Small-subunit ribosomal RNA from an uncultured prokaryote, 1418 nucleotides, folded computationally. It matches the Rfam family "Bacterial small subunit ribosomal RNA". The coordinates come from a structure-prediction model, not an experiment, and the mean pLDDT is 81.
RNA sequence: ACGCUGGCGGCGUGCUUACACAUGCAGUCGAACGGGAUCCAUCUUCGGAGAUGUGGAAAGUGGCGAACGGGUGAGUAACGCGUAGACAACCUGCCCUUCAGUGGGGAAUAGCCCCGGGAAACUGGGAUUAAUACCGCAUGACGCAUUAGAACCGCAUGGUUUUAAUGUUAAAGAUUUAUUGCUGGGGGAUGGGUCUGCGUGACAUUAGGUAGUUGGUGAGGUAACGGCUCACCAAGCCGACGAUGUCUAGCUGGUCUGAGAGGAUGAUCAGCCACACUGGGACUGAGAUACGGCCCAGACUCCUACGGGAGGCAGCAGUGAGGAAUAUUGGACAAUGGAGGAAACUCUGAUCCAGCAACGCCGCGUGAACGAUGAAGCUGCCACGCAGUGUAAAAGUUCUGUAAGGAGGGAAGAAACCCGGGGUAUUGCCCCGCUUGACGGUACCUCCUAAGUAAGCACCGGCUAACUCCGUGCCAGCAGCCGCGGUAAUACGGGGGGUGCAAGCGUUGUCCGGAUUUAUUGGGCGUAAAGGGCUCGUAGGCGGGACUGUAAGUCUGGCGUGAAAUCUCAUGGCUUAACCAUAAACUGCGCUGGAAACUACAGUUCUUGAAUUGCGAAGAGGAAGACGGAAUUCCUGGUGUAGCGGUGGAAUGCGUAGAUAUCAGGAAGAACACCAAUGGCGAAGGCAGUCUUCUGGUCGCUGAUUGACGCUGAGGAGCGAAAGUGUGGGGAGCGAACAGGAUUAGAUACCCUGGUAGUCCACACUGUAAACGAUGGAUACUUGGUGGAUUGAUUUAGUCGUCUCAGUGCCGUAGCUAACGUGUUAAGUAUCCCGCCUGGGGAGUACGGUCGCAAGGCUGAAACUCAAAGGAAUUGACGGGGGCCCGCACAAGCGGUGGAGCAUGUGGUUUAAUUCGAUGCAACGCGAAGAACCUUACCAAAUCUUGACAUGUCCGGAACCCUGCUGAGAGGUGGGGGUGCCCGAAAGGGAAUCGGAACACAGGUGCUGCAUGGUUGUCGUCAGCUCGUGUCGUGAGAUGUUGGGUUAAGUCCCGCAACGAGCGCAACCCUUAUCAUUAGUUGCUACGCAAGGGCACUCUAAUGAGACUGCCGGUGACAAACCGGAGGAAGGUGGGGAUGACGUCAGGUCAUCAUGGCCCUUAUGGGUAGGGCUACACACGUCAUACAAUGGCCGGUACAGAGGGCUGCCAACCCGCGAGGGGGAGCUAAUCCCAGAAACCCGGUCGUAGUCCGGAUCGCAGUCUGCAACUCGACUGCGUGAAGUCGGAAUCGCUAGUAAUCGCGGAUCAGCAUGUCGCGGUGAAUACGUUCCCGGGUCUUGUACACACCGCCCGUCACACCAUGGGAGUGGUUCUACCAGAAGUAGUAGGCUAACCGCAAGGAGCCGCUACCACGUA
Repeated sequence: ACGCUGGCGGCGUGCUUACACAUGCAGUCGAACGGGAUCCAUCUUCGGAGAUGUGGAAAGUGGCGAACGGGUGAGUAACGCGUAGACAACCUGCCCUUCAGUGGGGAAUAGCCCCGGGAAACUGGGAUUAAUACCGCAUGACGCAUUAGAACCGCAUGGUUUUAAUGUUAAAGAUUUAUUGCUGGGGGAUGGGUCUGCGUGACAUUAGGUAGUUGGUGAGGUAACGGCUCACCAAGCCGACGAUGUCUAGCUGGUCUGAGAGGAUGAUCAGCCACACUGGGACUGAGAUACGGCCCAGACUCCUACGGGAGGCAGCAGUGAGGAAUAUUGGACAAUGGAGGAAACUCUGAUCCAGCAACGCCGCGUGAACGAUGAAGCUGCCACGCAGUGUAAAAGUUCUGUAAGGAGGGAAGAAACCCGGGGUAUUGCCCCGCUUGACGGUACCUCCUAAGUAAGCACCGGCUAACUCCGUGCCAGCAGCCGCGGUAAUACGGGGGGUGCAAGCGUUGUCCGGAUUUAUUGGGCGUAAAGGGCUCGUAGGCGGGACUGUAAGUCUGGCGUGAAAUCUCAUGGCUUAACCAUAAACUGCGCUGGAAACUACAGUUCUUGAAUUGCGAAGAGGAAGACGGAAUUCCUGGUGUAGCGGUGGAAUGCGUAGAUAUCAGGAAGAACACCAAUGGCGAAGGCAGUCUUCUGGUCGCUGAUUGACGCUGAGGAGCGAAAGUGUGGGGAGCGAACAGGAUUAGAUACCCUGGUAGUCCACACUGUAAACGAUGGAUACUUGGUGGAUUGAUUUAGUCGUCUCAGUGCCGUAGCUAACGUGUUAAGUAUCCCGCCUGGGGAGUACGGUCGCAAGGCUGAAACUCAAAGGAAUUGACGGGGGCCCGCACAAGCGGUGGAGCAUGUGGUUUAAUUCGAUGCAACGCGAAGAACCUUACCAAAUCUUGACAUGUCCGGAACCCUGCUGAGAGGUGGGGGUGCCCGAAAGGGAAUCGGAACACAGGUGCUGCAUGGUUGUCGUCAGCUCGUGUCGUGAGAUGUUGGGUUAAGUCCCGCAACGAGCGCAACCCUUAUCAUUAGUUGCUACGCAAGGGCACUCUAAUGAGACUGCCGGUGACAAACCGGAGGAAGGUGGGGAUGACGUCAGGUCAUCAUGGCCCUUAUGGGUAGGGCUACACACGUCAUACAAUGGCCGGUACAGAGGGCUGCCAACCCGCGAGGGGGAGCUAAUCCCAGAAACCCGGUCGUAGUCCGGAUCGCAGUCUGCAACUCGACUGCGUGAAGUCGGAAUCGCUAGUAAUCGCGGAUCAGCAUGUCGCGGUGAAUACGUUCCCGGGUCUUGUACACACCGCCCGUCACACCAUGGGAGUGGUUCUACCAGAAGUAGUAGGCUAACCGCAAGGAGCCGCUACCACGUA
C1' cells in the first nucleotide's frame, strides 16, 4: 500500500514528479525627517469659516531587518561530510567592557503642488522643502603606512612589546534632563572564512592522466594564504597503496537487524552542505553572489488597445496531472523564540494548538457470579438414540459501572513586561499588588441512568498450533517450499467444529537474520566448483642464533575532545504504559608521563640456513658434426610363368607390354630391433643406433672460505607435445582431405585398393592438451616392512652382511578423509608466500580490449531459465561384459501346425438384439461338465407395482382340490367341494398357510477386481527368501548366504567373524513294479462239465518286507561325493501323482459367493409369449478327417483296462437293410446289463487313378428325445461325390512304456461331443555336445537405469518472438574544434559632452574598444 472488519483515549507520524500552479496568508520605527486626509478636543468673530493642540492612517525620505526563521535533496565521490588539529595568513553589524571625541559650515533631493506621455506596467518636465540622507573644513592617536632602532620569544617564514621621525583618516542628532544615539581606537563574546592528517561508494571489459598543468621570480587581486590571476623562467606533477574516466549517491548523529563482528539504511528530531523555473552575472551590505531583491539569455504561463508588459508555492493551506498511496484554502500570538521600537506595541503559516487518516506505538472496554432443562437449532455417528457445539446461550436471581450518554464542579500551563506602592546612596537591582489563555468549559473530579451503545480477521496436509461431513471429479480451483485435485480430497468450495491473534487480522513489497552460503571472528581446492603447463625473477609479503640501544607498533596511567537528542543503566513525572525529565555512561581521535618482553629500526657479532672451492660418481640432460647395419619402396639386369594382392567373404587394384616369387647391382628417405626394466636424466614439455666436440644440472666425501647473502613471488621474461601457419628444401614408408571397391535400409564411417597436404630438415610464428600424481613452492617434525637403481663407510674369499646420503616403487601403523583412498615421495602435524573456487544451464559464449599472417589465444559478462546439477559409496535391475551351471532351450531324431473342406472359439462387420467377461507367453474346443423353450443376464411387444423372495402391523379366510368363459400367454373373471392341529367348558386365543390394506422395506447378472475378502493363473517344483545375536561400516548396508569341491537341490563336506534358526529342497502321503503273511465271494480252479469241494495259482484288499551309496574297487583332500562292479524284482530322488517359499505382474474374477461406496425404485425390479446368443465379404487360434497300397473295401478270427446303472442299465427272443421298435429275464451290481474292443492276425480284391482314395455339400425317405426339432437337435437308409495328390515364410509337442498309432468308458445331459476328463492295446528313433536362439540360477564387472533397457537420452526441422547479440537508424551525456558573443565586471594613450560640481582648467558621466564569459553552431 491493498482486502475484510472497526468502540474509546493518549503519544507520535503522514506525496511518489526538483511536474505545472488559481486564490489567500510576510516587516517595523513619528523618541531620525518634511508633512499630515477623515475624526476628536479646546478656543473664537459662532460662519458651510478660521486658529491652536492632542493623536496620527496611506504614501515618501531615512535607519535597522530582509543573509535569520521555513522548504527541498536536483546537483555533488568533493576538504562536501565526519573526526582530530592549524591560521605566526583572516573578517565579524547588533551585544559586553575600556580609552578618546561629538567643533563649525554648505549644497541638493523625494514627498506635496503644477504641466505632460502611456491600454497598462510605469514614466518625463517645472517650481519648492527637511533630516540621524549627502559633501567640504577644523581637531585627532594608543590606529594605519613608511623609515631607523631596542628588548624578549618562537617549529621556518617570523611573532610580541617598545622608542623616534614623516605622512594620512572622523562624527548626528533625538526625546527630554537623564538617558539613548553617533565617531575613532583596544579587548571580549558570538558568528563566519581558509588550510591540513585520517576516514567516507561501484566498475580495471576505465591504465595512463595533466600546459595554468607542477614549481620558481615578480606583479595584480582578496578580509586573508595560494596559479586565485597575469608576465617570464624551469619541466615538472599525479598514478597499480588505483591516477584519469564512467555509473550511482546529499554527508553525519542515528535507524532496522544481528550473540557479536558485521549487513542494510539516512523518514520524523538534531548538526553541516547544496539548491530556489533552467543557465550566466554582478550590485547593496558587517554578512549574499541573495527562495518571497536586481540585470541578461532560454523554456513555459498570463495580460494587452499589438506598441509593449507581468510571473516563478523545493514557505503554510489549497488545485490539477501522476500514482498502489499520504491531511484543513482551520485558531491564536496565551506560551517559547525572532525582527523593529526607549516603550506601549506591531509583525511572525517559525511556533503553540485544533481538524482529517487504526498509518505506527501504548493503554482500556465490549461485562461478572450463580443458574434449571445438559433446551432448541446446527453438525457427526456403530442412527430414532447417543456425542459435539456447551455452563456455552436465553429466561431468571444477584453484582459492578471503566468507556460512551446526561447533569454539576473545574484546572496546571502565567511568570512577567507595563502601571501603582515599598526597600535601597541610586532611575539599576530587589519585594508587594494589579493585568494577560488560542487550546477550552478541554484534562480532571462528583453524581445519575442502564448490561443497556461496542468483535472481527486469518488459518486448520507437513514445515506450523488447530479435523470432520457434504459437494466437485486433473474439472472448478489451491499453492511460501514440498505438492494437492483423474468418485471415498483432514490440501479445492460450503457447513459444523477447532487453533492463533485481536480493534484489528490477513496479503503484497523492502531490509537484516537464519546463511560458517564471501568464512577477520569463521570455509575450501586428488575424485564434489577450485593448483597457474613449467621455470627464472621485479615490487611486495615472510624470515636463523647472541648482545646493546631507540621507542614506530604493543601494554599501562593522566588530560582534552567525543554537540544535543537517541540506545543502555538508575531515579523521577503524567492513574499505568507508550511518552517525558534528570543523572551516569558513550569501543574513536589528539596531547602527554611510563614499561621494553615480542615485532620493527640502528649498531656489533655467530655458523647451523644459503653459497663458493677441492677430490670423486652415474645418467636416452641439451646443441652441432660424422659414421653404421637391418628393413621398406623404386630403378637396372638375370631366372621363371599365371596369377598376385586383399578380406569375415569379396571387389576395386597390379599382371602375358611378363607381375607376385627369386638372384645380383644401384638409388633414396625415414626410423634405430635385441639390450629394455614399477630402469636412468631433465623445471615441465620431453629425451634411445655408434663415435667425436661443446655445454647445463644433480649427487657423495672431506677440509677450508663468505657470514643470513634466505623462502615465495602480483605484474614481467623465457621454455613449452601434437596439430596448424609462412619461406625454402626434402619426400622411402605412413597418411587427414579426396577417389574407387565393399558393408548397409542408408554408410559422407568402421574393412580394402590408391592417394594430396602433412609427417623429415633449416629459419620464423602459434602458445594450446586428460600440459595428470586431475595433488603449487619451501622448511621442520611424526610407528614400520620390502624391492629395483646409485654413492660412501666398515668388514670380507665373495656381487655376503651391517650402517649411511640423495633419488625411485610396492604394502601398510597412527592420523586425516563424505567415502574412495592417502599414509616420512602425506591428502598427517605446523609455519610462510603465490594461484584459484562460491548452484546447474546460458558460456569459456557475446561485447570491448589485447596478442596473432591466419586459424585462433588471453581477459571475460548479462538477460533469460531450472530446482536441481554434482561426488563417493550401497542394494537391485540391465549389458549385442566376463566366469560357472541348468532346462525338449538348441542340437540329434519322430510326428504335427501353417495349404484343403468341416467342427469350435475369437476379432471384425452386421443386427431390434447378435447378453457379459477373458486379450503376448499366462485370452481365443476359455467361464460353458453340453443356448430348440427353460437356461438367459440381450432385443421388440404386451403386463404388475409392498412386488417372484424375507421380517414386522391390521383385517378376513384353514390350507387345498375340481371346473366354465376370455386372452398369444402372464393374467382377468366365475361355479362347486372342503374345514384340519394345539390350549380352552364356551367365548376366544395361538402356530402354520392363503387373500386383502397401508408403511417400513424387498429386489438389481446395474458401476467400480484401480476400494476389498475369498479363490486362482504366472515366473516355477526355479532354489531360492529371510531372521536373532555378534562383528564391520558415520550411513545406506555388509557379514552369515561369499570361497574350494559336490549335488536334481542354500544337497552335503571343508575353510572362514561369525554362531545359530525359520520358510522353501529332501523325507513323511497316494499310486505303480517284487515278495511274504492273513482273508477268500460274486473271483480263481490242478478236481472232465454242473453241483459240490478247495484257496496252490490269477485276482481282490489289509498288514508287512525290500533300496540305505548298505558292500567291493578306483578317483577325490584321510571329507562330501563321483565312476565302475556285485547282489537284487527294482540302484543311486526306481516311474508317476499330490505338495508351489518371500514375492512379482494395481495379472483374472463385484456374472460362483461375500462385501464398502455410488446408482435405479409404476423400474436398471418382477412375471409372460416370441426372437436373439446359431447372422457372414473377411482375419486368427485350437481340434477332428484326409490326400492313400505300412492303405481302402469284403469275409473270417483273437486279446484289455477303467468305469456307469432304479424317473436307471437293459439280456435272451421277434420285427426292420438300418437308426430303431416290440418284449420283458436279470441287476441297488467282482454276481446282471451297457459291452461287439479296435488296431493286430488270416484269406480275397483294388494297382497309383482325383481312384473301390477322400468324404464336404445337396436331394429324397425315415428313426429317437422332447409340450414343441422352421429359425436351431442327433442319428439311419438310398442317391449326390466338392476341395484335397503331404502343404511358402514361419512355427508346435515329445527323452521310454515316452512320441506315434488304436479303440473303450465317465461327467454334463430329456435329446445333442471331432471338446474335455480318464482307461488300456501295439509300440519306436535320437541326444556328439553346450558355440548359438529362448528362459532361469550363481559369482564378478560397468552403468548417466530405479514406474529399473519396453529404461534413459541427443540433434535437426516447422511456428511464435519473452529475453540476449547484430542491425538501417534514433535519443541522452561528455569531450574537442572553430565561429559567435547578451547582461556584467575589470582595463582603457580612443571619442563625446547641453544637464551635475566648478570662476576657470577640469572632474563626474556617457559612447566606443579590449579581456573573461552563458546561450547558440559543427